Record summary: This is a predicted structure of an 88-nucleotide RNA (Glycine riboswitch aptamer) from Bifidobacterium breve. It was read from a public genome assembly, where an Rfam model found it. The coordinates come from a structure-prediction model, not an experiment, and the mean pLDDT is 77. Its Rfam family is "Glycine riboswitch aptamer". Gene Ontology term of the family: glycine biosynthetic process.

RNA sequence: UCGCCCGCUGUGGGAGAGCCAGCUUCGAGCUGGCGCCGAAGGAGCAACCGCCCCGGAAUCUCUCAGGCACCAGGACCGUGGUGGGCGC
Numbered sequence: 001u002c003g004c005c006c007g008c009u010g011u012g013g014g015a016g017a018g019c020c021a022g023c024u025u026c027g028a029g030c031u032g033g034c035g036c037c038g039a040a041g042g043a044g045c046a047a048c049c050g051c052c053c054c055g056g057a058a059u060c061u062c063u064c065a066g067g068c069a070c071c072a073g074g075a076c077c078g079u080g081g082u083g084g085g086c087g088c
Stems, first nucleotide, its partner, number of pairs: 002087012018034006035068003041064001042062003048056002
């Protein structure tokens, strides 16, 4: 200097799913009933990675948490900065 990987951070994109009743300061505000969604987080299975052990592991499953106008949040993807690891 270059390549790959990881952490933090700026930035662009970024899905799904709601009705009813009551109250009301009339605010998609509060309460209750029934329902629904998966892409924060969490849990489960294990295709796969790994010689074995140890270990890692999905956008699959659950729906504890969260969510079901906007805002916000948002896995994940692109990109800038920065720190670290490995290799050449």